[in-house]
RNA sequence: GACGAACGCUGGCGGCGUGCCUAACACAUGCAAGUCGAACGGACGAGGAGAAGCUUGCUUCUCCGAGUUAGUGGCGGACGGGUGAGUAACGCGUGAGCAACCUGCCUUGGAGAGGGGAAUAACAUCCGGAAACGGAUGCUAAUACCGCAUAACGUAAAGCUAUCGCAUGGUAGUUUUACCAAAGAUUUAUCGCUCCAAGAUGGGCUCGCGUCCGAUUAGGUAGUUGGUGAGGUAACGGCCCACCAAGCCUACGAUCGGUAGCCGGACUGAGAGGUUGAACGGCCACAUUGGGACUGAGACACGGCCCAGACUCCUACGGGAGGCAGCAGUGAGGGAUAUUGCACAAUGGGCGCAAGCCUGAUGCAGCAACGCCGCGUGAGGGAAGACGGUUUUCGGAUUGUAAACCUCUGUCUUCGGUGAUGAAAAAAAUGACAGUAGCCGAGGAGGAAGCCACGGCUAACUACGUGCCAGCAGCCGCGGUAAUACGUAGGUGGCGAGCGUUGUCCGGAAUUACUGGGUGUAAAGGGAGCGCAGGCGGGAAAUCAAGUCAGUAGUGAAAUCCACAGGCUCAACCUGUGGCGUGCUAUUGAAACUGUUUUUCUUGAGUGGAGUAGAGGCAAGCGGAAUUCCGAGUGUAGCGGUGAAAUGCGUAGAGAUUCGGAGGAACACCAGUGGCGAAGGCGGCUUGCUGGGCUCUAACUGACGCUGAGGCUCGAAAGUGUGGGGAGCAAACAGGAUUAGAUACCCUGGUAGUCCACACCGUAAACGAUGAUUGCUAGGUGGUGUGGGGGGUCUGACCCCCUCCGUGCCGGAGCUAACGCAAUAAGCAAUCCACCUGGGGAGUACGGCCGCAAGGUUGAAACUCAAAGGAAUUGACGGGGGCCCGCACAAGCAGUGGAGUAUGUGGUUUAAUUCGAAGCAACGCGAAGAACCCUUACCAGGUCUUGACAUCCUUGGAAGCUUUAAGAGAUUAGAGCGUGCCUUCGGGAGCCAAGAGACAGGUGGUGCAUGGUUGUCGUCAGCUCGUGUCGUGAGAUGUUGGGUUAAGUCCCGCAACGAGCGCAACCCCUAUUGUUAGUUGCCAUCAUUAAGUUGGGCACUCUAGCGAGACUGCCGUUGAUAAAACGGAGGAAGGUGGGGACGACGUCAAAUCAUCAUGCCCCUUAUGACCUGGGCUACACACGUACUACAAUGGCCGUUAACAAAGUGAAGCAAGACCGCGAGGUGGAGCAAAUCACAAAAAACGGUCCCAGUUCAGAUUGUAGGAUGAAACUCGCCUAUAUGAAGUUGGAAUUGCUAGUAAUCGCGAAUCAGCAUGUCGCGGUGAAUACGUUCCCGGGCCUUGUACACACCGCCCGUCACACCAUGAGAGCCGGGGGGACCCGAAGCCUGUAGUCUAACCGCAAGGAGGACGCAGUCGAAGGUAAAACUGGUGAUUAGGG
Repeated sequence: GACGAACGCUGGCGGCGUGCCUAACACAUGCAAGUCGAACGGACGAGGAGAAGCUUGCUUCUCCGAGUUAGUGGCGGACGGGUGAGUAACGCGUGAGCAACCUGCCUUGGAGAGGGGAAUAACAUCCGGAAACGGAUGCUAAUACCGCAUAACGUAAAGCUAUCGCAUGGUAGUUUUACCAAAGAUUUAUCGCUCCAAGAUGGGCUCGCGUCCGAUUAGGUAGUUGGUGAGGUAACGGCCCACCAAGCCUACGAUCGGUAGCCGGACUGAGAGGUUGAACGGCCACAUUGGGACUGAGACACGGCCCAGACUCCUACGGGAGGCAGCAGUGAGGGAUAUUGCACAAUGGGCGCAAGCCUGAUGCAGCAACGCCGCGUGAGGGAAGACGGUUUUCGGAUUGUAAACCUCUGUCUUCGGUGAUGAAAAAAAUGACAGUAGCCGAGGAGGAAGCCACGGCUAACUACGUGCCAGCAGCCGCGGUAAUACGUAGGUGGCGAGCGUUGUCCGGAAUUACUGGGUGUAAAGGGAGCGCAGGCGGGAAAUCAAGUCAGUAGUGAAAUCCACAGGCUCAACCUGUGGCGUGCUAUUGAAACUGUUUUUCUUGAGUGGAGUAGAGGCAAGCGGAAUUCCGAGUGUAGCGGUGAAAUGCGUAGAGAUUCGGAGGAACACCAGUGGCGAAGGCGGCUUGCUGGGCUCUAACUGACGCUGAGGCUCGAAAGUGUGGGGAGCAAACAGGAUUAGAUACCCUGGUAGUCCACACCGUAAACGAUGAUUGCUAGGUGGUGUGGGGGGUCUGACCCCCUCCGUGCCGGAGCUAACGCAAUAAGCAAUCCACCUGGGGAGUACGGCCGCAAGGUUGAAACUCAAAGGAAUUGACGGGGGCCCGCACAAGCAGUGGAGUAUGUGGUUUAAUUCGAAGCAACGCGAAGAACCCUUACCAGGUCUUGACAUCCUUGGAAGCUUUAAGAGAUUAGAGCGUGCCUUCGGGAGCCAAGAGACAGGUGGUGCAUGGUUGUCGUCAGCUCGUGUCGUGAGAUGUUGGGUUAAGUCCCGCAACGAGCGCAACCCCUAUUGUUAGUUGCCAUCAUUAAGUUGGGCACUCUAGCGAGACUGCCGUUGAUAAAACGGAGGAAGGUGGGGACGACGUCAAAUCAUCAUGCCCCUUAUGACCUGGGCUACACACGUACUACAAUGGCCGUUAACAAAGUGAAGCAAGACCGCGAGGUGGAGCAAAUCACAAAAAACGGUCCCAGUUCAGAUUGUAGGAUGAAACUCGCCUAUAUGAAGUUGGAAUUGCUAGUAAUCGCGAAUCAGCAUGUCGCGGUGAAUACGUUCCCGGGCCUUGUACACACCGCCCGUCACACCAUGAGAGCCGGGGGGACCCGAAGCCUGUAGUCUAACCGCAAGGAGGACGCAGUCGAAGGUAAAACUGGUGAUUAGGG
């Protein structure tokens, strides 16, 4: 795009079309084929005339008689109408032919119609039957029937002549013989009848070409193929029969199976094609199923006959009737398809002289949006941009000029009027449609819009609801609490009386490729050769004209289509003219190309001659090394094997070693991307036989060629059969190991097999994953890639140059998706063969063929998925590689893990034990400090509801202070004091109380909706960009490489050149110093004191401002003359001096909604707020982090004015002094601090303890105290005294640290009433070790593989379990269609017969001819029997697949 459509929602009108696609299922009822009285005899008969009877208006009879008609007869029922079951066929299409034919009615021409005869229906009577219908007797007519006559230009036979044809043969003329016709009617106009000839029309037959799928259908055929003869037919013919011969069809697809009416055309498509065959038209076939003939011009006959079968109906049970695939209609089937209408007015048909009759053909109407076409549902104005709806950032936006409102119009609709064409031959008459179409008038915007979509493809977006639910979906895919994708609403888009969905066909699809594809790796080259058929084929000349090309002619029906016109108001629709119809046939011509035939040529191909290389093949023989075994000798305890072992062998003597022997198999070195072969493949040496190649030559043949479906042959390894052989190796098997297991990898053994002969098998990643042949198209191989020849030049020999054949590498053009190929093409061309068409199912099943078997070959479908796949890219990963770094390992020191305690977590418990943090990167973390309150978020109980807190409003009151009572308190109820500030005198500000409602409030949820902040990789050296260049592209380059560095730090090189964020530096502290400044700091000199206490001073220390200093700057060596490294000098400090702050692009949906902020959701007399008490401190356990120890480098006691730094101090730090054993108390000098205070310890010196659960260790507990605080019970800290637990250096495992570091010692601060073993800081004392980078962990760069990309915590294979689906096998069971064999044998034709009967003719008669019936036979439908094959369904069970 299309449709004979269907379904859903909706539906105003008209025109033109179309309408059982399914059950060729069954059919009630009505109609669809009759007509002619001018063929015939009857019957009836309106009416008329006459007569008779009489009840004078009736009956009967006679004649005439319009008209009607059962029957006989004629013509028509073979047309028209329906359907598509069958049919793969001369059925259809197209084009020819019939010298092998027929043709009623019609037209033309010629000739004719004489004279007779016998019946019969109707009718009448009788009989049978329920009916349908039938029988007997008798009568009668014809255009019914039958002789006779006439008779040729007819037919047949036999001749003759002429002529024609491709053949049989035809045509014409002529001679003789034989045979054959007729019908009348009438209104007198005509219409009929017979014969012959011709035409026209319609048919019959034959042939060329074309006409679906299957080879898992390969052979079929006996009247089959042909001949002769006879029969039959309108006619040819095995059409039929007898005889004879053995043919005929088939790979160019016979036969068989499946499916199907064919065509003009229709749909689609640029075309070529593909699909289709409704309606309209042509042909065919069929008419309930099968068979058969009759009649006829024509049938084997839809509305005729006979028979058989099935079915339905009637029946008196004896018998009968029927055939809608005609028009309507009914049932059934189905997703689905109409009225039991009107009319013969028109067109056409039948009959008839005609009038006319008949006509469900046809013309019309009805139903259906089923399709196509047309029209309408209003038009113009109209902003307060109304109301309402939706949304909102609350401002608005949008619906939207849309509506209202104003002014118009009248198509359609409604009503009324008028009113056709179609209808004509001289006139008249004649309309179903139809009072329809059209026209006129009136009324009034009144009666007339929906459907689908809105994530992308694809035009069109928001809100709410829902929460992987409900649902959507053509593909991709949406939905798990902010869904433009579900549902609804608003809005928008599209189409519009329709719109969507479903189904089917074509297109897009170059996705079966003729036009117009491919096969190295995506699917696809046969394992290889030979070769029949077939296809294709070198140069020159000639021939013919099959292909080819051109002209002409015929045909290619009409309709359709296209163009141009015309008619309906337009269009759809209809009409006319032209074109088209690409085809077929005939004929005339051309001769280039292909082809045929002939002649010729040598370059393709082959032969000959001369050489030559080679693991080419087959057979026989020979050889040495090695393994194993056997014998003997020497000899002694192991051998062997592995990662390590064990099994195994060995004291019965192994292994080792020496000598001898046996046997089998394989041939080291040479040996090479070397050689040979068609491929598989071929390797010691010799001999024999044998195939092929290459080079040279140019004598011979003269296209002899290439390819090759089938076919034939060869064909690794494994395997099979028979017979040998068997050393080594070695499936199976056994044992030992390994392992969670180990039916494996490893080890010890070991049988088939491996070897030989003969015969099978016929497959491999049989690979160059690249079919064969031919021609053409740059180079290079760096000193000569390499193997085999030939020639030239030149030689002593190489070297050198040219060339042929083979075999490699690199590479340009070109090709390719890329990788790559590239004269050995995957380039450019040609020929032939093979093969491919998404993945899986599956190279499976079934069938066939082959095989001894294993199996091979050929080779599907159901079902299922939306991918499977190729090449390349970036990452990530690897028990891949290279380089490098880090307290990463190693070297060391000290620990943790064991004990007790502290603290955090898990778990458990609980009314509650609030919440968060979870590998590193949670766990002395949030918490820099939970006894109560607060914190506090949790629990129990008691309370409040505009609220504890904010803003607004109203009313009242200053605020506030003191106090009483109840209660656990919150709170409740009172009492007293107090009247302030500003003011324009109205009031206002602040505060308190009460009230109403907007609202407050939430540590409620979501860190996976967020901001901000933080951790981590990681202070690792990386992460990117612009421009350029390369690539089809993703991307690459830069950023890689060579060095170097702590560093993508720097240098050099380079299709890159630059730049940014990171690194480093700039900042702070610290180490040295200068200068400035000296108080609260300092004191060398002078004086003074108990004391830098004071005078004095600022030199020193110190303090804190500003500077200096360090830059590989200098020297040497190395390096590439670089960067830099190493060493040295100087220097307080040397190669970023030490430390800190500082954290790139990003990763982990990392952490935090409980710091804070915040979207959405949730609660609102509670999830908010207040109070009291409790809990966060529980305790069988488990883990993390710390402290204290286990002791002698120590504990205890004593002595010495020992020696710091950094801090803090007013609700504070607190000195001296006094009291207390002590914690502490009393008291209070001084100090808002370089001024005063807090305020040192380890160390050093002396003594003691003597290795022990101790003079170690200090848990736990008792008693007595202290300070803080309303309050130390749950639940804190400290002191004294008493008690004195575990613990004697810690398993597996594991942590920190490289120098002022580890270790050790104390001090301070924040939090804080009080409470530190924690945290953050401070200084004192002060080590050991680093060979080195193999390994563990983490990281960086380069490279490689990848089937990974939520990226190895990836992906993914198979069994098993359960559920489901389709399929194969299966004892069988049930069907189906077809053919063959046999039996039976209806109707009927044909043949025979002569039993019965018999009008026409012959005969005087008897009788005959002829006929009918009967009987018999051949054939013959349906039916039956038996077997086999084919094809479906089903089947316990079973197999694999999804």
Background: The prediction has a mean pLDDT of 83. Predicted 3D model of a 1442-nucleotide RNA (small-subunit ribosomal RNA) from an uncultured Bacillota bacterium. It matches the Rfam family "Bacterial small subunit ribosomal RNA".